[in-house]
RNA sequence: GGCAGAGUAGGCGUCAUGCGUAAAGUGCUAAGGGAUGGGAAGUUGCCCUUAGACGAAAGUUGUCCUUUAAAGGGUACACUGCGGUAUGGCGCCGCCUCCGCUGCC
Numbered sequence: 001g002g003c004a005g006a007g008u009a010g011g012c013g014u015c016a017u018g019c020g021u022a023a024a025g026u027g028c029u030a031a032g033g034g035a036u037g038g039g040a041a042g043u044u045g046c047c048c049u050u051a052g053a054c055g056a057a058a059g060u061u062g063u064c065c066u067u068u069a070a071a072g073g074g075u076a077c078a079c080u081g082c083g084g085u086a087u088g089g090c091g092c093c094g095c096c097u098c099c100g101c102u103g104c105c
Base pairs, nucleotide, nucleotide: 001105002104003103004102005101010093011092012091013090014089015088016087017086018085019083020082021081028052029051030050031049032048033047034046038099039098040097042095058080059079060078062075063074064073065072066071
């Protein structure tokens, strides 16, 4: 000098434990800020804050109230669901630029 490789924030799937369903969260828009392979720096990717718009799947049982009765309403816990729900483990995918690291020639 040439060639190859490792390694990020995160993403997808799955499992477990939670949260909400009495509506937060998720997602969207705008502004500001922050972190981001080993180092520097960086956004079209990620996170946080503020403001705005939009928006949902509940059901069963017990109990209480109304009622002639069916039925309706409220409510506690539990269960079954639901939410483009949170966190962690595992598997797979995985940074642009410059400089490094490893291996080969």
Molecule: THF (Tetrahydrofolate) riboswitch aptamer
Organism: Bacillota bacterium